[in-house]
RNA sequence: GGGGAUAUAGCUCAGUUGGUAGAGUACUUGCUUUGCAAGCAAUAGGCCCUGGGUUUGAACCCCAGCACCACCA
Numbered sequence: 001g002g003g004g005a006u007a008u009a010g011c012u013c014a015g016u017u018g019g020u021a022g023a024g025u026a027c028u029u030g031c032u033u034u035g036c037a038a039g040c041a042a043u044a045g046g047c048c049c050u051g052g053g054u055u056u057g058a059a060c061c062c063c064a065g066c067a068c069c070a071c072c073a
Stems, first nucleotide, its partner, number of pairs: 001072002004069001006067001010025004019056001028042004049065005
């Protein structure tokens, strides 16, 4: 330099052909215990990498850019 993959909750990841986003785990609270761990229950936490465009409506479609990954040269 070239063609690609990835970006969504603290972390690991879903999100089915566009209709106001979920799971596991962790944190917090409660129950349980003399206490801790484990277990059970509940809450909180995300305008979905950034900026534009299309659309009545975008995490999802289009364009550009940033970051990171491996490949080719």